[in-house]
RNA sequence: GCCGCGAUAGCUCAAUUGGCAGAGCACCGGUUUUGUAAACCGGCGGUUUCCAGUUCAACUCUGGAUCGCGGCU
Numbered sequence: 001g002c003c004g005c006g007a008u009a010g011c012u013c014a015a016u017u018g019g020c021a022g023a024g025c026a027c028c029g030g031u032u033u034u035g036u037a038a039a040c041c042g043g044c045g046g047u048u049u050c051c052a053g054u055u056c057a058a059c060u061c062u063g064g065a066u067c068g069c070g071g072c073u
Stems, first nucleotide, its partner, number of pairs: 001072007010025004019056001027043005049065005
């Protein structure tokens, strides 16, 4: 220098052919217990890395940027 893959909640990851952004863990509250843990119930938490484009509508499609991983030279 060229090519490919990836970036979504504090963490690990989903999201079917473009149509309401979710789960587990963590955290907070409650039930239970002499107490703690566990279990159960409920809750909080998001500029979907960034800038543009297409569309009635974009995590999803297109172009570019940044960062990470891998391959080639």
The RNA shown here (transfer RNA) has 73 nucleotides and comes from a Planctomycetota bacterium.
It matches the Rfam family "tRNA". Its family is annotated with triplet codon-amino acid adaptor activity in the Gene Ontology. The family's RNA type in Rfam is transfer RNA.
Its mean pLDDT, the model's own confidence on a scale to 100, is 81.
The source organism's lineage runs through Bacteria, Pseudomonadati and Planctomycetota.
The same sequence occurs in records of 3 taxa.